The RNA shown here (small-subunit ribosomal RNA) has 1523 nucleotides and comes from an uncultured prokaryote. Rfam family: Bacterial small subunit ribosomal RNA. The coordinates come from a structure-prediction model, not an experiment, and the mean pLDDT is 84.

RNA sequence: AGAGUCUGUAUCAUGGCUCAGAAUUAACGCUGGCGGCAUGCCUAACACAUGCAAGUCGAGCGAGAAACCGCCCUUCGGGGUGGGAGUACAGCGGCGCACGGGUGAGUAGCGCGUGGGUAAUCUACCUCUGUCUGGGGGAUAACACACUGAAAAGUGUGCUAAUACCGCAUAUCUCGGCGGGGCUGCGCGGCUGAGGUAAAAGCUGACCUCUCCAUGGAAGUUAGCGUUCGAGGACGGGCCCGCGUCCUAUCAGCUUGUUGGUGGGGUAAUGGCCUACCAAGGCAGCGACGGGUAGCUGGUCUGAGAGGAUGAUCAGCCACACUGGAACUGGAACACGGUCCAGACUCCUACGGGAGGCAGCAGUGAGGAAUUUUGCGCAAUGGGGGAAACCCUGACGCAGCAACGCCGCGUGGGUGAAGAAGGCUUUACGAUCGUAAAGCCCUGUCAGGUGGGAAGAACCGUUUCGAUACUAAUAAUGUCGAAGCCUGACGGUACCACCAGAGGAAGCACCGGCCAACUCCGUGCCAGCAGCCGCGGUAAUACGGAGGGUGCAAGCGUUGUUCGGAAUUAUUGGGCGUAAAGAGCGUGUAGGCGGUUUUUUAAGUCUGGUGUGAAAGCCCGGGGCUCACCCCCGGAAGUGCGCUGGAAACUGAUCGGCUAGAGUAUGGGGGAGGGAAGCGGAAUUCCUGGUGUAGGGGUGAAAUCCGUAGAUAUUCGAAGGAACACCAGAGGCGAAGGCGGCUUCCUGGACCGAUAUUGACGCUGAGACGCGAAAGCGUGGGGAGCAAACAGGAUUAGAUACCCUGGUAGUCCACGCCGUAAACGAUGGGCACUAGGUGUUCGGGGUAUUGACCCCCUGAGUGCCGCAGCUAACGCGUUAAGUGCCCCGCCUGGGGAGUACGGCCGCAAGGUUAAAACUCAAAGGAAUUGACGGGGGCCCGCACAAGCGGUGGAGCAUGUGGUUUAAUUCGACACAACGCGCAGAACCUUACCUGGGCUUGACAUCUACGGAAUCUCUUCGAAACUCGAGUGAGGGUGCCUUCGGGAGCCGUAAGACAGGUGCUGCAUGGCUGUCGUCAGCUCGUGUCGUGAGGUGUUGGGUUAAGUCCCGCAACGAGCGCAACCCCUGCCAUUAGUUGCCAGCAGUCGGCUGGGCACUCUAGUGGGACUGCCGGUGUUAAACCGGAGGAAGGUGGGGACGACGUCAAGUCCUCAUGGCCUUUAUAUCCAGGGCUACUCACGUGCUACAAUGGUCGGUACAGAGGGUCGCGAACCCGCGAGGGGAAGCCAAUCUCUUAAAGCCGGCCUCAGUUCGGAUUGGAGUCUGCAAUUCGACUCCAUGAAGGUGGAAUCGCUAGUAAUCGCGGAUCAGCAUGCCGCGGUGAAUACGUUCCCGGGCCUUGUACACACCGCCCGUCACACCACGGAAGCUGGUUGAACCAGAAGACUGUGACCUAACCCUUCGGGGAUGGAGCAGUCCAAGGUAUGACUGGUGACUGGGGUGAAGUCGUAACAAGGUAGCC
Repeated sequence: AGAGUCUGUAUCAUGGCUCAGAAUUAACGCUGGCGGCAUGCCUAACACAUGCAAGUCGAGCGAGAAACCGCCCUUCGGGGUGGGAGUACAGCGGCGCACGGGUGAGUAGCGCGUGGGUAAUCUACCUCUGUCUGGGGGAUAACACACUGAAAAGUGUGCUAAUACCGCAUAUCUCGGCGGGGCUGCGCGGCUGAGGUAAAAGCUGACCUCUCCAUGGAAGUUAGCGUUCGAGGACGGGCCCGCGUCCUAUCAGCUUGUUGGUGGGGUAAUGGCCUACCAAGGCAGCGACGGGUAGCUGGUCUGAGAGGAUGAUCAGCCACACUGGAACUGGAACACGGUCCAGACUCCUACGGGAGGCAGCAGUGAGGAAUUUUGCGCAAUGGGGGAAACCCUGACGCAGCAACGCCGCGUGGGUGAAGAAGGCUUUACGAUCGUAAAGCCCUGUCAGGUGGGAAGAACCGUUUCGAUACUAAUAAUGUCGAAGCCUGACGGUACCACCAGAGGAAGCACCGGCCAACUCCGUGCCAGCAGCCGCGGUAAUACGGAGGGUGCAAGCGUUGUUCGGAAUUAUUGGGCGUAAAGAGCGUGUAGGCGGUUUUUUAAGUCUGGUGUGAAAGCCCGGGGCUCACCCCCGGAAGUGCGCUGGAAACUGAUCGGCUAGAGUAUGGGGGAGGGAAGCGGAAUUCCUGGUGUAGGGGUGAAAUCCGUAGAUAUUCGAAGGAACACCAGAGGCGAAGGCGGCUUCCUGGACCGAUAUUGACGCUGAGACGCGAAAGCGUGGGGAGCAAACAGGAUUAGAUACCCUGGUAGUCCACGCCGUAAACGAUGGGCACUAGGUGUUCGGGGUAUUGACCCCCUGAGUGCCGCAGCUAACGCGUUAAGUGCCCCGCCUGGGGAGUACGGCCGCAAGGUUAAAACUCAAAGGAAUUGACGGGGGCCCGCACAAGCGGUGGAGCAUGUGGUUUAAUUCGACACAACGCGCAGAACCUUACCUGGGCUUGACAUCUACGGAAUCUCUUCGAAACUCGAGUGAGGGUGCCUUCGGGAGCCGUAAGACAGGUGCUGCAUGGCUGUCGUCAGCUCGUGUCGUGAGGUGUUGGGUUAAGUCCCGCAACGAGCGCAACCCCUGCCAUUAGUUGCCAGCAGUCGGCUGGGCACUCUAGUGGGACUGCCGGUGUUAAACCGGAGGAAGGUGGGGACGACGUCAAGUCCUCAUGGCCUUUAUAUCCAGGGCUACUCACGUGCUACAAUGGUCGGUACAGAGGGUCGCGAACCCGCGAGGGGAAGCCAAUCUCUUAAAGCCGGCCUCAGUUCGGAUUGGAGUCUGCAAUUCGACUCCAUGAAGGUGGAAUCGCUAGUAAUCGCGGAUCAGCAUGCCGCGGUGAAUACGUUCCCGGGCCUUGUACACACCGCCCGUCACACCACGGAAGCUGGUUGAACCAGAAGACUGUGACCUAACCCUUCGGGGAUGGAGCAGUCCAAGGUAUGACUGGUGACUGGGGUGAAGUCGUAACAAGGUAGCC
């Protein structure tokens, strides 16, 4: 630091989703050796059993045991006394209990953070300093007695103390008044005169200097502690203020103690904190009020940072303590382990009443995925009390549990190739696990055993000594110092030494890409995996297992969460023409921003100093644990805030000026700018009259419709409404919507020219206000034409459409609503800057001219092209989408959805604002290459057309489907399956069926043994085969040899193996078909483009052709085309047998001699190249015409098939991977089947007849075949054929008479002398065998059929058509196939149309590519959501009732020790109970608001391999599409 994923594994950009990293109070799965340091209820602020967590002080006070022990007494029952002991328990009193510890419910607040203020304040204990400490009094707990109660607890009477309580004296202080100075935003501070407030004379130790008694003690002295009142400090609070502190505007207005004032009250203290009165304010778009969520911070995690997330442990602050309310005490509480009341819950109860509060430490239950021991100790640190010892301390220090985290260590090291065994794989050679193991040599961490063994401890105290302070004092006491003694939970722990021995110690995840790591087996869209893309349908590196590998490692994975990657909320650091995104347009408020210059200021800004920014943490340096984690010390940093000194450029503020921005005045011309009134002609329609007659109208074609009651047409006239042809333009105007006949009136804006004037008056613009096409709505008019709805006619499978005939709202006017459009330049407004060229509109100027035109310059507007630049590209380009500044609006994946709910607006329709659940991994942009189009252009082909002949109808043949069957073997299926594989199924073939056999096999290789192999005959059986005769009978004794044997063959035996036309052509090779003999398909270099790609290969011509020429950012090249090859057409030459015969001789005959000229044969050559001429063409290529020539523009035909496509065909030609089978799916045999037959299709044959049939005569081929063969002559048979045997291994013999044709005769249009099916009979041939199931012959029979519907095929010349001949296969069997020749046409205007193809271009939402894609309803299933009569919770407002405890106020007839008075009876004062009032929690009544849950039914939405109906969109998508 990036990567995967949309597409054609084509591209670029946009954009979401996902991954790799780090972290975690974690949990879960598998696994688990040791240690150190940390951490450990995130959920139910749910409920809690039990124990402990706050006491202490006898040096404040009174009272004061017992057990037990000793002694004495005893009537043995016990009593007394000393100790225990002034101890325990309880009480009064003091201090503490407000700290420490827990939790995060509440709280959006001055709660927290930060910085300030307090002249508006308090502070127990501590410290410093000053002062006082005089003299009195009355009670009360404990206790005792009595009583009540189950208990908790309580009542009465009586006794007593204090550092408990109460008067009195003493007054610095405080308060009030007065005067002066200082400070100050002020109430501050200092000085002076009058009224209220205090004692603990206490406690402890020591002492006798002073006084008294007098060993000594007491007043006393002294020390310490304590106490009072002040002043100050320190510590800790209280209160106030600036700034910062989450989401929501679908919360926009809130507020009556509210805002302020005055008086009073209250507090330590300011203040509406409270109260009375007065005023009517206060807050809010810089977000009040409301709703939701949340403790805040230092910090923590992440990140390069800025940020984002978070607030466990540690630390600071706050809040809370079962829930709600309240106060008391106190320095401080409205108080976690205090009180009172109310409520809920739990427990006890004798039913009358009581008790309780773990969010302290442990622990329990519950909840939950989930979080520990009812441990030890106060040894250390810290805290409370105490003079101290000491006591208390679940704070704390330790230990225990948990891999929960971080850090460290170990599970061994070296050597060791026979590369062991074994596993796994394999092409069976080997490779790999693998130096890994074993073996050999070592080491000794951890764990184990034995032994030793710390630091943490220093205080305090005490003893001794020394110094010092106080003092009368060498007591005592305090302070300081030295020495000794004493104190350890952890723990016999850390650590150290020794002993033994490789011994006890490795797993987890992953291995398709991202992402390091690959094979085998199993499975077969199953089982399963999956973070995303996606794997799995028989060869899965993706599932499961195994081997191997990779990564981490006492852990490894998974899940959750946070940040990152994500520049995917963009301050750093994004965008808005088409990807999401510019508001429809304007005016303008707040706000933001703002020309030039001077002065001043110093708010912003910059700079220096200073205070603060707690500690811990992070970072740096150093140190301590063996290292590290961890801990300690020091430093830095903490980007912030406050105070202060300075600077003055910039921004702000301020004073004054300027004119370049912006206005105003003035003079002009242009314009469908707006409003109102009036006027005009053309046209449509209707009406009246005339002329006139049968149609008109409409369409693709029709019909509905109008018309003989007179239409259409034509003509005169009249009516009415709407719109304004030509001019008209890429033109003009307006902010936009929009504006178009002419005239008048009213009116807005822009522009130009020249001067004058104001002096920044400007730009933008959240809200707000106004305008705003069409449609629509309301009221009233109007209504010619057009025309939703509607009706009819057509079209259609349907046609609620497109087309036609009608036709109502509406369109028009007035007034009022609506407020939206693809309201678009899909482009907000303003200013400035940045090459040009060329149109056009409206102004101004110049030159020239008599003038006009022209030309030049300039301003404003409006178009096109284009440089730089920008852009993903397309494109934009002075009218920016360029370069900058200012302001506003808007966007953040697709769908759900511009929808729901709520608000606002509207008469309604609806508009505006605007979500979520759920769902997908895409959706979308631009461009590229293809493909496609009922897009376009050019071109070709028997593609159409023009022709000829067929098929489709008949009969038969043949193939296929279907059906049938035991089997009808299998394959081939549009063209490109169907007379195809099959160039030939009676057996064989044969793969199928039935039945019968066989199992190393019919066939191959290897081993052992035996035998020669082999041939003929016989039996059983259908045969195969088995058995037998049998060592059967007979024939036979082979080949090579180095003489050992070997090869080959047969039989027997065992096992390796054979065999398979079994499956997979979608695992394959090879071969083949097809597009298509179509003209295309590519590459190198260069160049263009971010790129896919383009260019070349496009263009202009031309060709059969990417054939050639020209042009061109291309230049070349390859595979194709063509040519080279074969046949054929002409000639030459060579060679003449089996061929030929001109001339010569002979003959029936090239039969013979002879000859090789000719034909022919088959070798070699020549010939044709647009070469020549003319024309056209670009001086080209080429085309047209001509000459010559056997042949002319590729002469004709063949072979030859580019890159590729169709998962085309073939595993049944062959080869082959995998799978399956092995007494069978192999193999042998007999018989049957492939030949079935209602039907359908393809391909053919023969016909339907006279261009014919038939009979007779007669003529002319080519190319082939032949020894298991072709077979002549001759004879027989009507014939098929038979006999016969010559010749021929073939230019020799033979198949072999070619047929159509020609000549002649008959038939005369008929189911025939056409046609030959079918059937009967008789035969021939082949063959082991013609029954299923061959071909042929003869006689007889004589079916359909009279030229074939829709549709469809072939053919462009020696072709079609027609005629026969041959061959392969083959015993036999052809109408098929492959060849051969004979006779031998017609037509092509032309490219509009059908089909196929090529090139260019265009559109595209297609890319398994139009047989594509894709929309909506309906039906079914599931999911989430909205509405809904209601039902049921939560929160909350306001109204009323009620009113516990408590506080305050009042009262207080009852009670009342201290003080006062008193006649001593009492009275007063004071305090209190009680009562009343005020405030107020819970509660109640009735009514709202907000927000959940649920709800019959209902609404749309989403999702779901193969449902229904249609075809809306994408091509001109078949009616352009869309808003």